[in-house]
Molecule: SAM riboswitch aptamer (S box leader)
RNA sequence: UUCUUAUCGAGAGAGGCGGAGGGAUAGGCCCGAUGAAGCCCGGCAACCGAUUCUGCAUACGAACAUCGUAAAGAUGACGCGUAUCAGGAUGUCAUGGUGCUAAUUCCUACAGGAUCAGAUUCAGGAUUCUGGCAGAUGAGAA
Numbered sequence: 001u002u003c004u005u006a007u008c009g010a011g012a013g014a015g016g017c018g019g020a021g022g023g024a025u026a027g028g029c030c031c032g033a034u035g036a037a038g039c040c041c042g043g044c045a046a047c048c049g050a051u052u053c054u055g056c057a058u059a060c061g062a063a064c065a066u067c068g069u070a071a072a073g074a075u076g077a078c079g080c081g082u083a084u085c086a087g088g089a090u091g092u093c094a095u096g097g098u099g100c101u102a103a104u105u106c107c108u109a110c111a112g113g114a115u116c117a118g119a120u121u122c123a124g125g126a127u128u129c130u131g132g133c134a135g136a137u138g139a140g141a142a
Stems, first nucleotide, its partner, number of pairs: 001142008013041001015040003021031003025109004042101003046098003049093003052088004057084005064076004105134001110131007
């Protein structure tokens, strides 16, 4: 850099350095010397991770009791153990790898639906819903 996949209406400082910009792009609308970006510290807990609980979810395993002459089998049993999987209205942790820490991904950007206003018609407009594009982040792959 590309591909796949999941998520994106929750959460997070009135600290230090720093000095003018920032919110991906465009338009809008915002944030900013009552200090922007960036760095440090702190914080949050989305993903990976650790851990715990639950499950008549799946697989495997062991022993016991009773019945049975024995083998087999049945029952106790939807029980027990281990692993995996799923889930917990945000289970817990933050030691580790990322990430995040104004506004829904700040809103819209393409397509379609509904409603409304307007109108001779078309174009266009407003609100809203659905899908998509783009983007961000994680995990995996090339």